[in-house]
RNA sequence: UGCCGGCUUAGCUCAGUUGGUAGAGCAUCGCACUCGUAACGCGGAGGUCACAGGUUCAAAUCCUGCAGCCGGCAU
Numbered sequence: 001u002g003c004c005g006g007c008u009u010a011g012c013u014c015a016g017u018u019g020g021u022a023g024a025g026c027a028u029c030g031c032a033c034u035c036g037u038a039a040c041g042c043g044g045a046g047g048u049c050a051c052a053g054g055u056u057c058a059a060a061u062c063c064u065g066c067a068g069c070c071g072g073c074a075u
Base pairs, nucleotide, nucleotide: 001074002073003072004071005070006069007068008067011026012025013024014023020057028044029043030042031041051065052064053063054062
């Protein structure tokens, strides 16, 4: 440098493939509980689904390109 495969989704770890408009756990905020704190319980907030295009009525999901990371092969 080239080729092949995998991964990229919330602050973190990850789910989500018959395409139908995005979730869990932890963390965070509030409430309740407690003499008080923590734990447990209830509720809220938090994401242009790496990025740019294409197909489609509709894309995290299909197609193309590109970037980063991991692995393999070749020179």
This is a predicted structure of a 75-nucleotide RNA (transfer RNA) from Trichococcus palustris. Rfam family: tRNA. It is annotated as a transfer RNA. Its mean pLDDT, the model's own confidence on a scale to 100, is 82. The RNAcentral record of the sequence draws on ENA.